Bacterial RNase P class A from Winogradskyella flava, 317 nucleotides, folded computationally. Model confidence (mean pLDDT): 78 of 100. Rfam family: Bacterial RNase P class A. Rfam classes the family as a ribozyme. The model forms 98% of the base pairs in the Rfam consensus. It was read from a public genome assembly, where an Rfam model found it. Lineage of the source: Bacteria > Bacteroidota > Flavobacteriia > Flavobacteriaceae > Winogradskyella.
RNA sequence: CAAGCAGAUCGCCUUAUCGAUUCUAAGUAUAUUUAGGAUAGGAAAGUCCGAACACCAUAGUGUAACAUAGUGGCUAACAGCCACCAGUCGUAAGGCUAGGAAAAGUGCAACAGAAAGUAUGUACAGGUCAUGCUGUAGUGAAAUCAGGUAAACUCUAUGUGGUGCAAUGUCAUGUAAACUAGUGCUUGAGCGUGCACGCGCGAUGCUAGAGGGUAGGCAGCUAAAAUUUAUUGGUAACAAUAAAUGUAGAUAAAUGAUAAGGGCUCUUUUCUUCAAAGAAAAGUGUACAGAAUUCGGCUUAUAGAUUUGCUUAGUUA
Numbered sequence: 001c002a003a004g005c006a007g008a009u010c011g012c013c014u015u016a017u018c019g020a021u022u023c024u025a026a027g028u029a030u031a032u033u034u035a036g037g038a039u040a041g042g043a044a045a046g047u048c049c050g051a052a053c054a055c056c057a058u059a060g061u062g063u064a065a066c067a068u069a070g071u072g073g074c075u076a077a078c079a080g081c082c083a084c085c086a087g088u089c090g091u092a093a094g095g096c097u098a099g100g101a102a103a104a105g106u107g108c109a110a111c112a113g114a115a116a117g118u119a120u121g122u123a124c125a126g127g128u129c130a131u132g133c134u135g136u137a138g139u140g141a142a143a144u145c146a147g148g149u150a151a152a153c154u155c156u157a158u159g160u161g162g163u164g165c166a167a168u169g170u171c172a173u174g175u176a177a178a179c180u181a182g183u184g185c186u187u188g189a190g191c192g193u194g195c196a197c198g199c200g201c202g203a204u205g206c207u208a209g210a211g212g213g214u215a216g217g218c219a220g221c222u223a224a225a226a227u228u229u230a231u232u233g234g235u236a237a238c239a240a241u242a243a244a245u246g247u248a249g250a251u252a253a254a255u256g257a258u259a260a261g262g263g264c265u266c267u268u269u270u271c272u273u274c275a276a277a278g279a280a281a282a283g284u285g286u287a288c289a290g291a292a293u294u295c296g297g298c299u300u301a302u303a304g305a306u307u308u309g310c311u312u313a314g315u316u317a
Stems, first nucleotide, its partner, number of pairs: 001314001002312009012262007020039009041288001045299002048297005053164004060197004065160005070084005085099001086097004100155002105153002107149002122137005168219004179209005190201004226245008263286002266283007
């Protein structure tokens, strides 16, 4: 230098004009004006796991469903992360693992082979009163052998209540506790409990129809298992301590649009140069994507740029 492996970081900038949401202050006087401040991500995404928080549920017996699966550790928790072991792929750095049990039971298995998991025992040889009783050969990964397979059922161990901020609380406005049909009222409709039994609740009920009303505000709601830096402990994940920061909260949804200039990538042309390379001009491109209660993970998308450590049966000196 080339080809790779494992990470980390950034992911356009500046100015002008016109705006948007929101906070603070001041005015006018209750919705506007002026000034100042703040205003999307590394994944805000998928909603796949785990939690916080809220409401509902939470006698018992039987039974089912789902999830996880080496060992140790981390964590609020996890199916996540770290370390090690084993297997497997790679020359290597490293990657991947669907890594409990096949001696409970059921099932499944290409080709070859007489026969493949209860043997309808092939050929040759030997043996026996008789019999695959014995040896050898041949097929195959495996040939009477407690074989393989649990990304087959199953078994074992451990764990799991449900619904999600449209939770929930509250204020305001308004209406039809009416009407029709069915059904039920202790001989129990219906609701809750995964399901069955059982248990609890249960009558101005329940189911359906046609209709009447509302279509708003506030709280929840952003200070949080928070972020950054340093030190200490630990192989590491991570933890502790100290300092600093104070970080969108909108509701059909703001965080933008336009213009100019610049940066960067790629392509082409020209010039300089022995070459490496450099300069100029023109063109092209500048990604994925958009908060909606909040965190921790995982997965997926992402133009382009920067950077750390490591590997090599590669190339050159």